[in-house]
RNA sequence: GCCUAGAUAGUGUAGUGGUCUAGCAUUCCGGACUGUCACUCCGGCGACCGGGGUUCGAAUCCCCGUCUAGGCG
Numbered sequence: 001g002c003c004u005a006g007a008u009a010g011u012g013u014a015g016u017g018g019u020c021u022a023g024c025a026u027u028c029c030g031g032a033c034u035g036u037c038a039c040u041c042c043g044g045c046g047a048c049c050g051g052g053g054u055u056c057g058a059a060u061c062c063c064c065g066u067c068u069a070g071g072c073g
Base pairs, nucleotide, nucleotide: 001072002071003070004069005068006067007066010026011025012024013023018056028044029043030042031041032040049065050064051063052062053061
């Protein structure tokens, strides 16, 4: 330099253009339970890598960039 795959809560992940102002698990916070802690149960906070395009509508499709992983030279 070229090719491929990927980037979503603090962490790990799901999400086939509309019912997703984004789900699940965990962390964290509050409450219930308990003599206390833990476990368990209930509730809450918290995210689409950046820019542009297509579309009535984009986390999703396209382009560019950044970064990560793998491969080729």